[in-house]
RNA sequence: GGUCCGUGCUAGGGGUCCUGCGGCAUUGCGAACCACGCAGUCGCGGGUGAGAAAGUCCCUUGGAACCUGAUGCGGGUAAUGCCGCCGAAGGGAAGCGCGAAGCACCCGGC
Numbered sequence: 001g002g003u004c005c006g007u008g009c010u011a012g013g014g015g016u017c018c019u020g021c022g023g024c025a026u027u028g029c030g031a032a033c034c035a036c037g038c039a040g041u042c043g044c045g046g047g048u049g050a051g052a053a054a055g056u057c058c059c060u061u062g063g064a065a066c067c068u069g070a071u072g073c074g075g076g077u078a079a080u081g082c083c084g085c086c087g088a089a090g091g092g093a094a095g096c097g098c099g100a101a102g103c104a105c106c107c108g109g110c
Base pairs, nucleotide, nucleotide: 001106002105003104004102005099006098007097008096009095010094011060012059013058014057017047018046019045020044021043022042023041024040027039028038029037030036066091067090068089072085073084074083075082
C1' cells in the first nucleotide's frame, strides 16, 4: 500500500408474468358480415416477488440482477419458473472516492 466490511458519486446492465370483473377497440384468429368467444388494450382488484412500466426496484466481473438451455424435468396451484431441480452449466453490465476493522491475509520498502 492492497484485500475482506460499510458507504458516496458517475457510468452501465436487467425484468415486468399469472388471474377475476368491468370498459374500449374491431387489428388478428374461430364457418366469422353483425353479434359472440379468444387474442389485444385501458381501469380497479387478487397471486408470487425487491420490482409485475414500478420505485433508483435489483444488479455491475469476488458478477444466481438477468438471459440461454427451455415448448426441459419433478412438485404444487384458480393460474403462472409459483416452488424445487437443472446450477458454480454457458453467457452477462465498472470506474473513481470516503470511512471503519484485525495478533487476519497478500504485495512492496527499510
The RNA shown here (TPP riboswitch aptamer (THI element)) has 110 nucleotides and comes from a Betaproteobacteria bacterium. Its mean pLDDT, the model's own confidence on a scale to 100, is 78. Of the family's consensus pairs, 95% are formed in the model. It was read from a public genome assembly, where an Rfam model found it.